[in-house]
Predicted 3D model of a 72-nucleotide RNA (transfer RNA) from a Candidatus Methanomethylophilaceae archaeon.
It was read from a public genome assembly.
Rfam family: tRNA. It is annotated as a transfer RNA.

RNA sequence: GCGAUUGUAGUCCAGCGGUUAGGACGGGAGCUUCCCAAGCUUCUGACCCGGGUUCGAUUCCCGGCAAUCGCA
Repeated sequence: GCGAUUGUAGUCCAGCGGUUAGGACGGGAGCUUCCCAAGCUUCUGACCCGGGUUCGAUUCCCGGCAAUCGCA
């Protein structure tokens, strides 16, 4: 330099045009316990950036940026 794949909470993953954007771990509060741990309840926080298509975009298209892999 060229090509492919990926980009969603602090972390790891779902979500194939109309969702309340979901789960687990994590964090806060409470209950329980002599204390801790465990358990239960509850709260908490996210769509990489800029355009385009569409009535409607996390999802489709283009460009950028980043990461991983391959080729040179």